Predicted 3D model of an 84-nucleotide RNA (c-di-GMP-I riboswitch aptamer) from a Planctomycetota bacterium. It matches the Rfam family "c-di-GMP-I riboswitch aptamer". Gene Ontology term of the family: cyclic-di-GMP binding.
[in-house]
RNA sequence: CCUCGACAAAGGCAAACCGGUCGUAAGGCCGGGGCGCAAAGCUACGGGCCGGGUUGGUGACAAAACGGUCGCCGGGCUGCCGAA
Numbered sequence: 001c002c003u004c005g006a007c008a009a010a011g012g013c014a015a016a017c018c019g020g021u022c023g024u025a026a027g028g029c030c031g032g033g034g035c036g037c038a039a040a041g042c043u044a045c046g047g048g049c050c051g052g053g054u055u056g057g058u059g060a061c062a063a064a065a066c067g068g069u070c071g072c073c074g075g076g077c078u079g080c081c082g083a084a
Base pairs, nucleotide, nucleotide: 004082005081012037013036017032018031019030020029021028022027035071041077042076043075045074046073047072048069049068050067051066054063055062056061
């Protein structure tokens, strides 16, 4: 240094739920909260999932675009600590 990740140390983040606020919605942000997390830091690049509208279809449903989610998985970039 790489892999790796401990009942280690120092710190960090924060699910559900509640209050406020923005959004048609999915969901975002702020405060409380704390289930969890070694990248639960950043990035919508690939796949998935979610949303409202549109188009096609008698319909079940499908398609492309748009929006959302990185705490669904993978990829990319960056990073604290150091037992085995």

Of the family's consensus pairs, 95% are formed in the model.
The source organism's lineage runs through Bacteria, Pseudomonadati and Planctomycetota.